[in-house]
RNA sequence: GACCAGGUAGCUCAAUUGGUAGAGCGUUCGUCUAGAGUUCGGAAGGUCCUGAGUUCGAAUCUCGGUCUGGUCA
Numbered sequence: 001g002a003c004c005a006g007g008u009a010g011c012u013c014a015a016u017u018g019g020u021a022g023a024g025c026g027u028u029c030g031u032c033u034a035g036a037g038u039u040c041g042g043a044a045g046g047u048c049c050u051g052a053g054u055u056c057g058a059a060u061c062u063c064g065g066u067c068u069g070g071u072c073a
Stems, first nucleotide, its partner, number of pairs: 001072007010025004019056001027043004049065005
C1' cells in the first nucleotide's frame, strides 16, 4: 500500500436483510442466611465508533473518515 472482517450496556455478544434495541455475566435493591455464598424476584445502565446520503422511517442500505484484528505485497 491492496483486500477481508469487525466497532451496539461496565465486560462478552445478539437483533430473523428498514418499523419503539435485547441476552448472559457484572452492579444495585429485595428475598434467603447468624454472616457470606447459592436460589428466586425487581431495578438502573445505550447519541448502536463518527460525518453525510437514500427513505415516511436507518443499528440495519449507500459513500467518506477513524480505530481494532487478519491475509497478501
Overview: Model confidence (mean pLDDT): 81 of 100. Transfer RNA from Mizuhopecten yessoensis, 73 nucleotides, folded computationally. Taxonomically the source falls in Mizuhopecten (Eukaryota, Bilateria, Mollusca, Pectinidae).